[in-house]
Context: one part of a larger RNA
Molecule: large-subunit ribosomal RNA, domain IV
Organism: Planctomycetota bacterium
RNA sequence: CUGCUGUUAAGGAACUAGGCAAUCUAACCCUGUAACUUCGGGAAAAAGGGUGCCCUCUACGGUGUAGGCCUGCUCGGCUGAAGCCGCGGGGGGCCGCAGAGAAAUGGCGCUGGCGACUGUUUACUAAAAACACAGGUCUGUGCGAACUCCGAAAGAGGAAGUAUACAGACUGACGCCUGCCCAAUGCCGGUAGGUUAAGAGGAGGGGUUAGCGCAAGCGAAGCUCCGAAUUGAAGCCCCGGUGAAUGGCGGCCGUAACUAUGACGGUCCUAAGGUAGCGAAGUUCCUUGUCGGGUAAGUUCCGACCCGCAUGAAUGGCGUAACGACUGGCGCGCUGUCUCAACAGCAGACUCG
Numbered sequence: 001c002u003g004c005u006g007u008u009a010a011g012g013a014a015c016u017a018g019g020c021a022a023u024c025u026a027a028c029c030c031u032g033u034a035a036c037u038u039c040g041g042g043a044a045a046a047a048g049g050g051u052g053c054c055c056u057c058u059a060c061g062g063u064g065u066a067g068g069c070c071u072g073c074u075c076g077g078c079u080g081a082a083g084c085c086g087c088g089g090g091g092g093g094c095c096g097c098a099g100a101g102a103a104a105u106g107g108c109g110c111u112g113g114c115g116a117c118u119g120u121u122u123a124c125u126a127a128a129a130a131c132a133c134a135g136g137u138c139u140g141u142g143c144g145a146a147c148u149c150c151g152a153a154a155g156a157g158g159a160a161g162u163a164u165a166c167a168g169a170c171u172g173a174c175g176c177c178u179g180c181c182c183a184a185u186g187c188c189g190g191u192a193g194g195u196u197a198a199g200a201g202g203a204g205g206g207g208u209u210a211g212c213g214c215a216a217g218c219g220a221a222g223c224u225c226c227g228a229a230u231u232g233a234a235g236c237c238c239c240g241g242u243g244a245a246u247g248g249c250g251g252c253c254g255u256a257a258c259u260a261u262g263a264c265g266g267u268c269c270u271a272a273g274g275u276a277g278c279g280a281a282g283u284u285c286c287u288u289g290u291c292g293g294g295u296a297a298g299u300u301c302c303g304a305c306c307c308g309c310a311u312g313a314a315u316g317g318c319g320u321a322a323c324g325a326c327u328g329g330c331g332c333g334c335u336g337u338c339u340c341a342a343c344a345g346c347a348g349a350c351u352c353g
Stems, first nucleotide, its partner, number of pairs: 001348008010339002014337001019334001027051005036041001038173001052094007060086004067079004095099001107332007114324002119131002135171007147157002150155001174319004179249003184246002186242005193237003199231002204226005211218002250268005277311001278308001289305005
């Protein structure tokens, strides 16, 4: 010097990204216990007191001897001094630094964020505000159900279930709520018209050549190759509906008897122009916004404001008791985290062998 362990004057978080780590606290009995609350909780809240040994007095309980009482009298029942056992209370005394004498055994409070909760998870760097969850909503499915990343099929699961069932999707206890837009995309419904495939249809045309013709050429039937009109479903176009479907939810100019602001007006665009709520937020760039609180001093924190770069309602909005090895801020207690290091023990390192 390194690791582990222990102790420490004065101070007590000044350490640090952060009280990380290590202290403090701790058992049982008694007293006592706030806000808030879904009335269950919060609660071991917090905050206090007691605890050993000896003597003595005493309540209660168990067992139950002697005795007493009852009786249907050798059985049995009730009661019950004593003794023994259990568990309390009062008084007095004794010893030590210390009486839960060792070990084991909560530190506490205040205030935000997120998630309701108990649960689940990255086996080997993430336990969480992620997943799940009861509850909510929508959609499909009438039974040989829908559905299946089961199977080639038969069949099987669904289900020995039957719409209060099953399947899929989103949301995520509870409370108060969940606005506007159907133009686009999707889905559902509609079928008059338009478009539209194969197929049907076969106008017309080509090849071949019996034949005709002096020739040029024409050219039946058959075979064969093209092939117009017409007909022809779903779909698409079209017409409606639908947001707890995918999604979206404006700009400019002016205006009130100081100023400022703009309830009000004008205009352009749109399918409609963001409602309630919340808001510098886990979302705010400018930004350490501004004001207030807390500190001697606060880019964090809490409460407000609202000019929301770029909040917002089941990709749910806003609250919320309880809960959390979650995450932010503050305080009390306590400490070698620190000022600032020292000493001791053990094991190494180091020297010799």